RNA sequence: UGCUCAUCCAGAGGAGUGGAGGGACCGGCCCGACGAAGCUCCGCCAACCCGUGGCCGCAGGUCGUGCAAUCGCCGCACCGGCGCUCCGGCUAGAGGGUGGCAAUUCCGGCAGCGCAGGCUGGAAGAUGAGCG
Numbered sequence: 001u002g003c004u005c006a007u008c009c010a011g012a013g014g015a016g017u018g019g020a021g022g023g024a025c026c027g028g029c030c031c032g033a034c035g036a037a038g039c040u041c042c043g044c045c046a047a048c049c050c051g052u053g054g055c056c057g058c059a060g061g062u063c064g065u066g067c068a069a070u071c072g073c074c075g076c077a078c079c080g081g082c083g084c085u086c087c088g089g090c091u092a093g094a095g096g097g098u099g100g101c102a103a104u105u106c107c108g109g110c111a112g113c114g115c116a117g118g119c120u121g122g123a124a125g126a127u128g129a130g131c132g
Stems, first nucleotide, its partner, number of pairs: 002131007013042005021031003025109004043101003048097003052092006059085002063080002105124001110121004
C1' cells in the first nucleotide's frame, strides 16, 4: 500500500511542553489565547484479537451399571458419574496486542421514497481481525 470480513446514535481527561491551528476531503456548522495541532507523563474507557475465570446450550469421547445406553424404532431407558474434546452464546476485566477519551464518523455530499420535516440504502473515512 491493496483485498476480504465485522463494527461505527454507548463509554471515557488531567498535568507538562508548545504557541495557532483543529474537527480526513469539499460545503456547512462548531472547537480554539479561559491556549489548537504535535510531543511527553500519568489516568480512564471499551472489549476487535490472544489468553484467563464463571455460567448456559448442542454434539462427540471415555468409564460404570444394566438384557438393552443405539444411526433410528420399541419396553414407566429421555439413566448415572467424570467435567476431557469440539462448536456456539452470555458474562467478568486482573494479563498481553491494538484502538479510543467535544459534538452520531459533528451534519450533509451519491441514490431511492416523501409537498416537507425526514426515512432507508450506498460512497468515503476510521478501527480491528485475516490474507497478499

A computed fold for a 132-nucleotide RNA from Roseiflexus castenholzii DSM 13941, annotated as SAM riboswitch aptamer (S box leader).
The RNAcentral record of the sequence draws on Rfam.
Model confidence (mean pLDDT): 76 of 100.